[in-house]
RNA sequence: CGAGUCGGCCAGACAAUCGCGGCAGACGUGCAUUUACUUGCACUCUGCGGAGGAAAGUCCGGGCUCCAUAGAGCAGGGUGCCAGAUAACAUCUGGGAGGCGCGAGCCUACGGAAAGUGCAACAGAAAGAUACCGCCACUCGUCUGCCUGCGUGAAAACGCGCGCGACAAGCGGUAAGGGUGAAAUGGUGCGGUAAGAGCGCACCGCAUGGGUGGCAACAUUCCAUGGCUAGGCAAACCCCACUCGGAGCAAGGCCAAAUAGGAAUCCAUCAGGUGCUGCUCGCACUGGAUUCGGGUAGGCUGCUUGAGGUAUGCGGUGACGCAUAUCCCAGAUGAAUGAUUGUCCACGACAGAACCCGGCUUAUGGCCGACUCACUUU
Numbered sequence: 001c002g003a004g005u006c007g008g009c010c011a012g013a014c015a016a017u018c019g020c021g022g023c024a025g026a027c028g029u030g031c032a033u034u035u036a037c038u039u040g041c042a043c044u045c046u047g048c049g050g051a052g053g054a055a056a057g058u059c060c061g062g063g064c065u066c067c068a069u070a071g072a073g074c075a076g077g078g079u080g081c082c083a084g085a086u087a088a089c090a091u092c093u094g095g096g097a098g099g100c101g102c103g104a105g106c107c108u109a110c111g112g113a114a115a116g117u118g119c120a121a122c123a124g125a126a127a128g129a130u131a132c133c134g135c136c137a138c139u140c141g142u143c144u145g146c147c148u149g150c151g152u153g154a155a156a157a158c159g160c161g162c163g164c165g166a167c168a169a170g171c172g173g174u175a176a177g178g179g180u181g182a183a184a185u186g187g188u189g190c191g192g193u194a195a196g197a198g199c200g201c202a203c204c205g206c207a208u209g210g211g212u213g214g215c216a217a218c219a220u221u222c223c224a225u226g227g228c229u230a231g232g233c234a235a236a237c238c239c240c241a242c243u244c245g246g247a248g249c250a251a252g253g254c255c256a257a258a259u260a261g262g263a264a265u266c267c268a269u270c271a272g273g274u275g276c277u278g279c280u281c282g283c284a285c286u287g288g289a290u291u292c293g294g295g296u297a298g299g300c301u302g303c304u305u306g307a308g309g310u311a312u313g314c315g316g317u318g319a320c321g322c323a324u325a326u327c328c329c330a331g332a333u334g335a336a337u338g339a340u341u342g343u344c345c346a347c348g349a350c351a352g353a354a355c356c357c358g359g360c361u362u363a364u365g366g367c368c369g370a371c372u373c374a375c376u377u378u
Stems, first nucleotide, its partner, number of pairs: 002373009012344007020050001022048005028043005052350001056361002059359005064248004076244005081095005096110001097108004111239002116237002118233002132178002134174003138170002141167003145164002148161005186204006205228001206226005211220003252301004262292006272286005308327008345348001
């Protein structure tokens, strides 16, 4: 200097003026209320503090609230190497195994495929038990191939037969070799065989059991056994183990108009009104007062002191825990957190709380530190 890996931090700064919403105070003003003390609302003034690392996606886990719930089981969902952390988790920490990278480091839903069912595009003979080419044995046939024996013939030659070879067919053996595929039944060598094959042996690998180490996952340069049978896929059904009630702050609680409706008590009375047909008859409905609870609009609450922040010390490899001190740090409900000016710089990305908290994921500008690899120079 270039290329990377991991971790931490910041989120334009300062000043002035004017605003917005919250809380507290006023020995301020006005209005309402009370017999009064008071109390409430609005305005003014003063003081304090006023978005995030992701406030986002709403994907997990918990608190809180209401409903349900004797216990057990079925169905359904979730999780899935081990140990720990935690309120809890699909999160985090440490470790194991496998994989990727030269490396710093990174990734993994990582139980079971000898319970059963199912699936595997294309290619290939065959994807669960398979023979396309090739190799080999046997049977039959052909040879205007070779060798040889016998017979006929004067000879050339012809006929018959044994053996060998080539070719073709049939029936078998073979997973060594070729070829296909993401994947084809351990690898190399020697022996063996008609040809082959863990068929046998040696070495390597694998599996099982034991010992040893480790809390465990697991490891093993230790010992023994087995020729290796039983291919892959379970974020396919399934099996095994563990685990899971439902709805959500528009939860839930409190106060409570107008109008309508309900209940109880008392009063009034057979008259009047309305509807069914314009009229008659008939039928149905219908009064006032007081009290009560339910409940709509609306208001209050839940609402921010919390598994909280900061600092120090101690324990732990770490996640984290404990102790002490100290701090209070948005709480709106059409919903505040802004605007202008000045100075400066590296010229400012993604983006706006709505019950709260722990995570994950996604978006995004910059700074710093540690480490790795390559090259150059000394």

Description
Predicted 3D model of a 378-nucleotide RNA (Bacterial RNase P class A) from an uncultured Gammaproteobacteria bacterium.